[in-house]
RNA sequence: CUUCAGGGCGGGGUGAAAAUCCCCACCGGCUGUAAACGAUUUUUUCGUAAGCCAGCGAGUAGAAUUCUUUUUGAAUUCUUCAUGAUACGGUGAAAUUCCGUAGCCGACGGUAAAAGUCCGGAUGAAAGAAG
Numbered sequence: 001c002u003u004c005a006g007g008g009c010g011g012g013g014u015g016a017a018a019a020u021c022c023c024c025a026c027c028g029g030c031u032g033u034a035a036a037c038g039a040u041u042u043u044u045u046c047g048u049a050a051g052c053c054a055g056c057g058a059g060u061a062g063a064a065u066u067c068u069u070u071u072u073g074a075a076u077u078c079u080u081c082a083u084g085a086u087a088c089g090g091u092g093a094a095a096u097u098c099c100g101u102a103g104c105c106g107a108c109g110g111u112a113a114a115a116g117u118c119c120g121g122a123u124g125a126a127a128g129a130a131g
Stems, first nucleotide, its partner, number of pairs: 001131004010024004025117002027106002029056004036048004051104002059083002061079007086102005108120003
């Protein structure tokens, strides 16, 4: 520098109205860490393996500055602690990662009714990956 870089509402109930409520269902960004699995030159190397562990990004919130301004809005930068969620049992030298069981979490704005799953900012931005 180029390319890539997020998944998920199906059924039923109530109702004037719900993919938003209730019952069942479904989904899990990136890096690190693993005793499992696969490949391999046979003991090395490589690949895959955590939503809830450690960190990062995004979004949101807050602050500062600049521009605009009637209100307001926009851009940039910063935030050493701003911002989500796991227990129990088993094996073992070692596991919040494996196996089993039961849980829990999910920005903002919109909507004929309250949204992780619909629509929108977003054909955006970006951790990072590959070349």